[in-house]
The RNA shown here (Glycine riboswitch aptamer) has 100 nucleotides and comes from Paralysiella testudinis. NCBI's taxonomy places the organism under Bacteria, Pseudomonadati, Betaproteobacteria, Neisseriales, Paralysiella. Model confidence (mean pLDDT): 76 of 100.

Parts: sequence; structure tokens; C1' cells
RNA sequence: CGCCUCAUUGCAGGAGAGCUUGCGCCGGAUUUUGUUUGGCGCAACACCGAAGGCGCAGAAACCCUUAAAUCGCUCAGGUAUCAAGGACUGCAAAGCGCAG
Repeated sequence: CGCCUCAUUGCAGGAGAGCUUGCGCCGGAUUUUGUUUGGCGCAACACCGAAGGCGCAGAAACCCUUAAAUCGCUCAGGUAUCAAGGACUGCAAAGCGCAG
């Protein structure tokens, strides 16, 4: 100096699991002191696993140890549609990031 990968940014794709129960608030319908229905909040139980987080093998090392995931755990997050999020994948851009 150049290239590639990772990181950054943009676009596209992207799974799984409760339209559960109870209480409260607001609104609608109705034959209006009752019934039914929609939304929101709180709590409970059930469940998911692909933000994040935590754990482990082989192997290496041999003082302490280091140490992966789409595997496991489920703290966090999430569970009709929509929206948001989403590991990972593809394309592209910028620029050289106390990254290789």
C1' cells in the first nucleotide's frame, strides 16, 4: 500500500410458545341494579427459546487454569393478528475501528 474476515451503517429474509385464569379501571351492546364483549394495568399458573446472560465436552496446559455452539439453563426477554424485537443468512456502502 492492497485484499479478505470481523466490527459499524443501510436494505431484504427470519422461528417458537396462553385469543389462559382472577382482580381492578375505561368503553360498547342489551329486555340496563344482570348478562355479554373489546382494550389497558396488576397478580397467578402454564409455556417458548434465535436479543442479552449463565453452564458444560474434546483438546491444550499442568500452581491457580484456559475453553464452543443452532447443546443445556431460563435471570432477563417473549407467547392471537398488527407493531416492535429477533440468533442467523444474503446484498451493498462507507471507512480504517486504542480489531485480526

The RNAcentral record of the sequence draws on Rfam.